[in-house]
RNA sequence: GUUUGAGAAGGGCAAACCACCUGAAAAAGUGGGACGCAAAGUUACUGGCCUAAGUCAUCGUAAAGGGAUAAGGGGCAGAACUGCCGGA
Numbered sequence: 001g002u003u004u005g006a007g008a009a010g011g012g013c014a015a016a017c018c019a020c021c022u023g024a025a026a027a028a029g030u031g032g033g034a035c036g037c038a039a040a041g042u043u044a045c046u047g048g049c050c051u052a053a054g055u056c057a058u059c060g061u062a063a064a065g066g067g068a069u070a071a072g073g074g075g076c077a078g079a080a081c082u083g084c085c086g087g088a
Stems, first nucleotide, its partner, number of pairs: 002088004012037002017032004022027001035075001041081003045078003049073002054069003059065001
């Protein structure tokens, strides 16, 4: 440098759920907690998924409600960048 993650060591992260808290929501943050994770580190770049405040349109007499939409979101896949330990 390339490739790989089993049976190793030291560690790391932390789903659901609960409390507090931010948010319109999805969801995030902090603490507890562990289902899992070898990139479950970083970037929303590609596709997909979730949400729909605002905006658009106007189904509705009107209100409530419903429709479309991401600039919001990420432990879905890929891509890019970075990285611990071991094997070959």

A computed fold for an 88-nucleotide RNA from Syntrophaceae bacterium UBA7544, annotated as c-di-GMP-I riboswitch aptamer.
Lineage of the source: Bacteria > Pseudomonadati > Thermodesulfobacteriota > Syntrophales > Syntrophaceae.